[in-house]
RNA sequence: GGAAGGGCCCGGGCGGCCGCGGCCGCGCCGAAAGCGCCGGCCGAGGAAAUUCCGGGCUUCACCGGGCAGGGUGCCGGGUAACCCCCGGGCGCCGCAAGGCGACGGAAAGUGCCGCAGAAAAUAUACCGCCGAUGGCCGCCUCGCGCGGCACAGGUAAGGGUGAAAAGGCGAGGUAAGAGCUCACCGCGGCGCCGGUAACGGCGUUGGCACGGCAAACCCCACCCGAAGCAAGGCCAAAUAGGCGGCGGGACCGGCCCGGGUCAGGUGCGUUCGCGCACGCCGCCGCGGGUAGGCCGCUGGAGCCGGGCGGCGACGUCCGGCCGAGAGGAAUGGCCGCCGCCUCGUCACCCGACGGGGUACAGAACCCGGAUUAUAGGGCCCUUCCCGCA
Numbered sequence: 001g002g003a004a005g006g007g008c009c010c011g012g013g014c015g016g017c018c019g020c021g022g023c024c025g026c027g028c029c030g031a032a033a034g035c036g037c038c039g040g041c042c043g044a045g046g047a048a049a050u051u052c053c054g055g056g057c058u059u060c061a062c063c064g065g066g067c068a069g070g071g072u073g074c075c076g077g078g079u080a081a082c083c084c085c086c087g088g089g090c091g092c093c094g095c096a097a098g099g100c101g102a103c104g105g106a107a108a109g110u111g112c113c114g115c116a117g118a119a120a121a122u123a124u125a126c127c128g129c130c131g132a133u134g135g136c137c138g139c140c141u142c143g144c145g146c147g148g149c150a151c152a153g154g155u156a157a158g159g160g161u162g163a164a165a166a167g168g169c170g171a172g173g174u175a176a177g178a179g180c181u182c183a184c185c186g187c188g189g190c191g192c193c194g195g196u197a198a199c200g201g202c203g204u205u206g207g208c209a210c211g212g213c214a215a216a217c218c219c220c221a222c223c224c225g226a227a228g229c230a231a232g233g234c235c236a237a238a239u240a241g242g243c244g245g246c247g248g249g250a251c252c253g254g255c256c257c258g259g260g261u262c263a264g265g266u267g268c269g270u271u272c273g274c275g276c277a278c279g280c281c282g283c284c285g286c287g288g289g290u291a292g293g294c295c296g297c298u299g300g301a302g303c304c305g306g307g308c309g310g311c312g313a314c315g316u317c318c319g320g321c322c323g324a325g326a327g328g329a330a331u332g333g334c335c336g337c338c339g340c341c342u343c344g345u346c347a348c349c350c351g352a353c354g355g356g357g358u359a360c361a362g363a364a365c366c367c368g369g370a371u372u373a374u375a376g377g378g379c380c381c382u383u384c385c386c387g388c389a
Base pairs, nucleotide, nucleotide: 001385002384003383004382005381006380007379008378009377010376012338013337014336015335016334017333018332020043021042022041023040024039025038026036027035028034045360049371050370052369053368054367055366056365057228058227059226060225069224070223071222072221073220074088075087076086077085078084089103090101091100092099093098104219105218109217110216111213112212113211126159127158128155129154130153133152134151135149136148137147138146139145167185168184170182171181172180186208187206188205189204190203191202192201193200194199232295233294234293235292242286243285244284245283246282247281248280265278266277267276268275269274302321303320304319305318306317307316308315309314339358340357341356342355343354344353345352346351
């Protein structure tokens, strides 16, 4: 100097004018509510997003256990918890730094493996190879001979198909072949050693028995009660309906009151005066629920700095800080200057002038993660290659 890998951070700044939401104070007002050409303070994010996991909180359910259903799945640790994070193991990729992995079981059972191919798992044979042995034909020196055919048959080396072909590779062996035999590798069993463990190393043994798929059913181990702030709690009109209490009585002019009406019915008893029950009308009270209002509601597994323990995730101690909280929902707009990126012209060393751009997105009970989006920029560490000393 070039090409890469990993981790972390920022994601506009200053000023002016106008505006929006919340809280507090002040003023108007008897108070509350409301209002304000009054003041102060605060007012989006690293993802507030997707709603994919986990928890807090709330209500309901709940003796315990099982079934069903769902989830997780190498080992150890962290945590309130996790499908998260950290450390390690194994496999794959990369020269490397490093990256990726639902990574238990396929000798419990069932099932599936398109096309191609002989055959996709009870093995089998298209081309090929062989044809020792048996068969057929020919020759002769008639022998347990020689040559030929590819009929019976043997074979799985080689070719071909496929994502994958019945352990791999080499040697021996054979008619040709074959774990048929042997060495090495792989695989299975056993033992020893290292490690908390996953796992690794070494030795010994078996000639191979066991193709792949469990994000197919399934088996094994562990975990999970349901619903969500429209959770849930409190206060509480109008109207209608419910319950209770009190009152009312249609009838006309006369004995106690005088006028008038919303209602003035039904049943039973009656000594005919009236009484009781239900209904009706009026008033008062109670209770449920609706509109509406209030709480839940933001001080928390909180943030910042430092010490200590730990490889680390993280834990713990000390000090400091308070940072939206509403309701379908405020956090905005304009102007000026400066940043940053980019293009053009002039300069061709600094630079000057002009144009364009400045993302993704937006709280809605809260928190821990994961995933995805993001103009542009910054810092640190590491690897490989080239050059120079």